[in-house]
RNA sequence: GGAGAGGUCUAGGCGGUCGCCGGCUCACGUAGCGGGAGGAAAGUCCGAGCUCCAUAGGACAGAAUGCCAGUCAACGGCUGGUGGGGGUGACCCCAAGGAAAGUGCCGCAGAAAAUAUACCGCCGCUUCAAGCUCGGCUCUCACGAGCCCAGCCAAGCGGUAAGGGUGAAAAGGCGAGGUAAGAGCUCACCGGGCCGGCGGUAACGUUGGUCGCAUGGCAAACCCCAUUCGGAGCAAGACGAAAUAGGGAGGCGUUCGAGGGCUGUCCGCCCGAGCCUCCGGGUAGCGUCGCUCGAGGUGCACGGUAACGUGCAUCCUAGAUGAAUGAUCGCCACUCGCGUUCCGGUGACGGGCGCGAGAACAGGACUCGGCUUACGGUCCUCUCCGACC
RNA sequence: CGAUCCGGAACUCGAGAGGCAGAGAGGACGGCUCUUAACCGUCUGCGUAAGGGUUCGAGCCCCUUCGGAUCGACCA
Numbered sequence: 001g002g003a004g005a006g007g008u009c010u011a012g013g014c015g016g017u018c019g020c021c022g023g024c025u026c027a028c029g030u031a032g033c034g035g036g037a038g039g040a041a042a043g044u045c046c047g048a049g050c051u052c053c054a055u056a057g058g059a060c061a062g063a064a065u066g067c068c069a070g071u072c073a074a075c076g077g078c079u080g081g082u083g084g085g086g087g088u089g090a091c092c093c094c095a096a097g098g099a100a101a102g103u104g105c106c107g108c109a110g111a112a113a114a115u116a117u118a119c120c121g122c123c124g125c126u127u128c129a130a131g132c133u134c135g136g137c138u139c140u141c142a143c144g145a146g147c148c149c150a151g152c153c154a155a156g157c158g159g160u161a162a163g164g165g166u167g168a169a170a171a172g173g174c175g176a177g178g179u180a181a182g183a184g185c186u187c188a189c190c191g192g193g194c195c196g197g198c199g200g201u202a203a204c205g206u207u208g209g210u211c212g213c214a215u216g217g218c219a220a221a222c223c224c225c226a227u228u229c230g231g232a233g234c235a236a237g238a239c240g241a242a243a244u245a246g247g248g249a250g251g252c253g254u255u256c257g258a259g260g261g262c263u264g265u266c267c268g269c270c271c272g273a274g275c276c277u278c279c280g281g282g283u284a285g286c287g288u289c290g291c292u293c294g295a296g297g298u299g300c301a302c303g304g305u306a307a308c309g310u311g312c313a314u315c316c317u318a319g320a321u322g323a324a325u326g327a328u329c330g331c332c333a334c335u336c337g338c339g340u341u342c343c344g345g346u347g348a349c350g351g352g353c354g355c356g357a358g359a360a361c362a363g364g365a366c367u368c369g370g371c372u373u374a375c376g377g378u379c380c381u382c383u384c385c386g387a388c389c
Numbered sequence: 390c391g392a393u394c395c396g397g398a399a400c401u402c403g404a405g406a407g408g409c410a411g412a413g414a415g416g417a418c419g420g421c422u423c424u425u426a427a428c429c430g431u432c433u434g435c436g437u438a439a440g441g442g443u444u445c446g447a448g449c450c451c452c453u454u455c456g457g458a459u460c461g462a463c464c465a
Stems, first nucleotide, its partner, number of pairs: 001385007009377002012332007020036002023033003026029001038361001042372002045370005050233004057267004062229005067081005082096001083094004097224002102222002104218003119164002121160007131152003135148005172190002175187003191213001192211008237289004247279006259271003281464003296315008334358007342351003390461007400413003408445001415433006438454005
């Protein structure tokens, strides 16, 4: 210098002028004082608080989670570890239970895609009409002809799963022995199942024995197993105000129970005389509360590898309701570019000065804890490569 | 603000439980007609919202994001 990996911090500051939205005060005005978005306020993906419904019972269905331990109010989050995978490396990623409970799928290709099978090949046996070849015999001076045996080719039966080929995947891998050829058929090593010892809280690791090996993949296919889950959401909910055509049509129902609470269904429980749909009409586009002090922020100390916890001190920081937090000027700070008769240095370059430019993503709407996504800049540590000393 | 659902060719849809994404319609050309429409014939599409994951293989299964749609006061 190039290419990367992990993490920290920040989200410009101060002042003037003009505005915007709440609050408080008074002498009510063209007044004064004070306050006014984020790390993601976002997506609404999880988990809670809070509120209401019957404190929410049973069964089925449904949903979510899925290595181990810890942490937290809780979680599908976080932290640490185990195992697996990727990278030369720093380091990163993993929805990571069960495929001998069952069902299903595995297109094309290939012989065969899961009860194994047998296309080529290899091997054995049988046949071998015709043809070809080695050899032998007979006849012939020779060319050649005939016969016999074996093989090739071919056919059939059987063995085999080494090799070929197909595929994402081929029935443990590889080597040796063995065999007609082969094969866990036998053996060594590796892998795997089972049992035990040791280490670890555990996941698991390691080691010894044993079993020739016993059943491919997919569960982000249905499913099984384990654990958890009542429903709705601040337009929750409480109080106040307003609303007469308290209309019309149809349907269901009053103890043989419509309908509602109550969620998908059923049972069970409670309320229960009205209810539902359509047409038409009216009131309000409301006020107060909920509403912001909270599992709160910051700092320090201690415990813990860490997430986090405990203690002490300190701080109060929007609460609007169609929705305010902006614009502009000056100075300073930051980054980048250009220039420089300045400074340091052999030099690359660094510093100073001057000029110009730039600063993202985005905005509360009940509140928290996370996750995910968008995004400007700064700094630190580390890795690999190259060059120079 | 909250809740629910959807996304495939310019448009409307099919693709059964993952195995070569296809119809109608549109467009172009030709025919018919005096001409146009309609009708007939031929040709024509590299499109599953984007990114990632599971899988041998994804429109389909899973996650994240993007875009869009619908519903949500009260009286009677």
Two RNAs folded together computationally: RNase P RNA and transfer RNA, 465 nucleotides in total. It holds a member of the Rfam family "Bacterial RNase P class A". Gene Ontology terms of the family: ribonuclease P activity, dimeric ribonuclease P complex and tRNA processing. Rfam classes the family as a ribozyme.